Predicted 3D model of a 77-nucleotide RNA (transfer RNA) from an uncultured Pseudomonadota bacterium. Its Rfam family is "tRNA". By type it is a transfer RNA. Its family is annotated with triplet codon-amino acid adaptor activity in the Gene Ontology. Its mean pLDDT, the model's own confidence on a scale to 100, is 81.

């Protein structure tokens, strides 16, 4: 410098292909259960979807430009 993937809830991650009400476990909060701790069961919180624009009646999704973080390939030594 070029080709890929990757960014979505406090942490892992799905939803993209084929646009049409933003989910899931765990964390956390309240509460049942239980002599007590774990556990387990309910319920609640929690989101500019990395950043801008564009296209659309409608964008996490599609297109275009950055930003970061990784893996390669190239160049130089």
């Nucleotide at each position: 410098g070029g080709g890929c993937c990757a960014g979505u809830a406090g942490c892992u991650c799905a939803g993209c292909u084929u646009g049409g009400u933003a989910g899931a476990g765990c964390a956390a909060u309240g509460g049942a259960u239980u002599c007590u701790u774990a556990a387990u069961c309910c319920a609640u919180c929690g989101g500019u979807c990395g950043g801008a624009g564009g296209u659309u009646c409608g964008a996490a999704u599609c297109c275009u430009c950055c930003c970061u973080g990784g893996c390669u390939c190239a160049c130089c030594a």